[in-house]
RNA sequence: UGCGGGGUAGAGCAAUCAGGCAGCUCAUCGGGUUCAUAACCCGGAGGUUACAGGUUCGAAUCCUGUCCCCGCUA
Numbered sequence: 001u002g003c004g005g006g007g008u009a010g011a012g013c014a015a016u017c018a019g020g021c022a023g024c025u026c027a028u029c030g031g032g033u034u035c036a037u038a039a040c041c042c043g044g045a046g047g048u049u050a051c052a053g054g055u056u057c058g059a060a061u062c063c064u065g066u067c068c069c070c071g072c073u074a
Base pairs, nucleotide, nucleotide: 002072003071004070005069006068007067010026011025012024013023020057028044029043030042031041032040050066051065052064053063054062
């Protein structure tokens, strides 16, 4: 320099191909259970989907630009 992959809750990842309610596990908070803790059971909170624009009735998803990370290449 060019090419490819990736950026989604505190952490790890789905959902993208084929646009249609943003989810799972762990963590966290409350309750139950227990003499108590862990485990287990029930429930809750937590998201400008990296950023800015465009297309569309509707965008995490499609298009354009930018930023960051990883790999390859020079």

Background
Transfer RNA from a Phycisphaerae bacterium, 74 nucleotides, folded computationally. The RNAcentral record of the sequence draws on ENA and MGnify. Its mean pLDDT, the model's own confidence on a scale to 100, is 82. Its Rfam family is "tRNA". Rfam describes the family as follows. Transfer RNA (tRNA) molecules are approximately 80 nucleotides in length.